[in-house]
Notes
A computed fold for a 73-nucleotide RNA from Candidatus Iainarchaeum sp., annotated as transfer RNA. It matches the Rfam family "tRNA". The family's RNA type in Rfam is transfer RNA. Its Rfam clan is "tRNA clan". Rfam's curators write: Transfer RNA (tRNA) molecules are approximately 80 nucleotides in length. The prediction has a mean pLDDT of 81.
RNA sequence: CCCGCCUUAGCAUAGUGGCUAAUGCGUUCGGCUGUAGACCGAAAGAUCCUUGGUUCAAGUCCGAGAGGCGGGA
Numbered sequence: 001c002c003c004g005c006c007u008u009a010g011c012a013u014a015g016u017g018g019c020u021a022a023u024g025c026g027u028u029c030g031g032c033u034g035u036a037g038a039c040c041g042a043a044a045g046a047u048c049c050u051u052g053g054u055u056c057a058a059g060u061c062c063g064a065g066a067g068g069c070g071g072g073a
Stems, first nucleotide, its partner, number of pairs: 001072007010025004018056001027043005049065005
C1' cells in the first nucleotide's frame, strides 16, 4: 500500500427497513438467611464508533472516515 471481516449497556451477545432496541452475566435495591453465598423478585444502565446520504421510516441499506482483527504484497 491492497483485500476481507468486526464495532449495539460495565462484559458477552441477539436484533426479516416498521410501535417502546432484547437476553445472559455483572451492578443497585428488596425478599429469604444469625451473616454471607445460593435462590426468588424488581430497578437502573445504550444519542447502536463518527459523519454524510437513500427512504414515509435506518441498529439494519449506500458513501467517506476512525478503531480492532485476519490475509496479501